[in-house]
Order: sequence, then C1' cells, then structure tokens
RNA sequence: GGGGCUGUAGUCCAACUUGGUAAGAUUCGAGGUUUGGGACCUUGCGAUCUGGGUUCAAAUCCCAGCAGCCCCA
Repeated sequence: GGGGCUGUAGUCCAACUUGGUAAGAUUCGAGGUUUGGGACCUUGCGAUCUGGGUUCAAAUCCCAGCAGCCCCA
C1' cells in the first nucleotide's frame, strides 16, 4: 500500500440477510425473604463507534472516516 471481518448498556450477546417499540444475561440501585450474610424473588437505571446520504421511517441500506483483528504485499 491492497483485501476481508468486526464495532450495540460497566461487561457479554441478539436484532442486520426481510428497514418499522433496541431483546436477554450479568453488574449496579431499591424492595421482599433471612437473626445477619449468601442464594432466590420483584422492580428500576443504563447502549446502537463518528459524520453525511437515501427513506414516511435506519442498529440495519449507501458513502467517507476512526478503532480493533486477520490475510496479501
């Protein structure tokens, strides 16, 4: 220098191929249970890498970047 893959709560991971309420687990907060703790139960907060485009509507499609990994040179 060229090519491919990935980027979503603090952490992990779906939803993308078929555009239409961002799901689940865990962490954390509150409550219940317990003499207390742990475990368990209920409940709450929290996320689409950045910019632009297409569209009534974008995590999803398109373009350009950024970051990570892999391959070629």
Molecule: transfer RNA
Organism: Nanobdellota archaeon